């Protein structure tokens, strides 16, 4: 100097003129006029996750369904974040650095593992061993026995494959095999030590195909739903006039994820059809689990305690701007719509740190 990653900060500024809009003060027939205080982000995006809030009259049970799944802490939260454990990925000789996990259970059961291969769990292609038959050959004439065939034993060697009956070594055997032994691997039982715990180390005990639950499933825990076009109120206007079905306490029907039971409400009523009127306004609407700065308590950290200070868009077809001059790091991605906490994605510049590369430019 360049590249990658991580963290923090900024996201144009100042002056002048004019314009839009919220609140407020005075004024006016009148948001008419004048003044004051404000006015789009770190992601406002995605609509992904969690909540606040509102509604369904009150309150249940079961099934199905959905979601979660190592331990602890933090947090309003089931979101997220922090720390640790186990397994694991990349770089490196190692130490270490940077990550990932859809982290309960495969001995409750049912499935699946293409192709290749004999076979993917009721294993036998080749090979090895034993017995018998046949027989080229050999011979000490008794026998041995190539190739081939039949029966039996076997899972050690070889082949196929991602994976082939736990691994290595030895003993043993007709040949072999956890058949036996030693050392290991995985699983199970119990104990000791350390730790809040998950777990780790050591010893002991039980057994031995493996993978897959991001296959069905099992276990444990949790769970009403809808959504600001929610919801509440006011004004104006009109036609429940008509049709059908069921009903009027011997109960039609209704009660906002599905079904069943149950509970409650319930009548000149309910459901459906066909038609008529309206489309205006107010609230919800922004002072909060709020944001930022400084000090301070506890904590490895995420966070947290206390004190002080500063700040605050509310449009409703949609305001938050335009012009001119100067400065500059020469402005990318991009525009609030009920609000808040997260996650993900897009992206320019400056500063700091870590790692790698280059080597007098």
């Nucleotide at each position: 100097g360049c590249u990658a990653c991580a963290a923090g900060c900024c996201a144009g500024g100042c002056u002048a003129u004019c314009g839009c809009u919220u609140c407020u003060u005075a004024u006016u027939u009148a948001u008419u006029u004048a003044g004051g205080a404000g006015g789009a982000g770190g992601a406002a995006a995605g609509u992904c996750c969690g909540g606040a809030c509102a509604g369904c009259a009150c309150a249940g049970a079961g099934c199905a369904a959905u979601g979660c799944a190592c331990c602890g802490g933090u947090g309003a939260a089931u979101a997220g974040c922090c720390g640790g454990g186990u397994c694991u990925u990349g770089a490196g000789a190692a130490a270490u650095c940077a990550g990932g996990a859809a982290c309960a259970g495969a001995u409750a059961g049912u499935g699946c593992c293409a192709c290749a291969g004999a076979a993917a769990a009721u294993a036998a292609c080749u090979a090895c061993c034993c017995u018998c038959c046949u027989u080229c050959g050999c011979c000490a004439a008794g026998g041995c026995u190539a190739c081939g065939g039949a029966g039996g034993g076997c899972a050690a060697g070889g082949g196929u494959g991602a994976a082939a009956a736990c691994g290595u070594a030895g003993g043993g055997u007709a040949a072999g095999a956890g058949c036996c032994u030693a050392c290991g691997g995985c699983u199970u039982u119990u104990g000791a030590u350390g730790g809040u715990a998950a777990c780790a180390u050591c010893a002991u005990u039980u057994g031995c195909g493996g993978g897959u639950a991001a296959a069905c499933c099992u276990u444990g825990c949790a769970u009403g739903c809808u959504g600001a076009a929610a919801u509440g109120c006011c004004a104006c206007a009109u036609a429940u006039a008509c049709c059908a079905u069921c009903g009027c306490c011997u109960g039609a029907g209704a009660a906002c994820g599905g079904c069943u039971c149950g509970u409650u409400c319930g009548a000149u009523g309910a459901u459906g059809g066909a038609g008529g009127g309206u489309a205006g306004g107010c609230a919800g609407c922004u002072u909060g689990a709020u944001u930022c700065c400084g000090a301070u308590u506890g904590g490895u950290a995420a966070c947290u305690u206390u004190c002080g200070g500063a700040a605050c868009a509310g449009a409703u077809a949609a305001a938050u701007g335009a012009u001119a001059g100067c400065c500059c790091a020469c402005g990318a991605c991009a525009g609030a719509a009920u609000c808040c906490g997260g996650c993900u994605u897009a992206c320019g510049g400056c500063u700091u740190g870590u790692a790698g590369c280059u080597u007098u430019u």

Bacterial RNase P class A from a Chitinophagaceae bacterium, 361 nucleotides, folded computationally.
The coordinates come from a structure-prediction model, not an experiment, and the mean pLDDT is 77.
The organism belongs to Chitinophagaceae, within Bacteria.
It matches the Rfam family "Bacterial RNase P class A". The family's RNA type in Rfam is ribozyme. From the family's description: Ribonuclease P (RNase P) is a ubiquitous endoribonuclease, found in archaea, bacteria and eukarya as well as chloroplasts and mitochondria. Gene Ontology terms of the family: tRNA processing, dimeric ribonuclease P complex and ribonuclease P activity.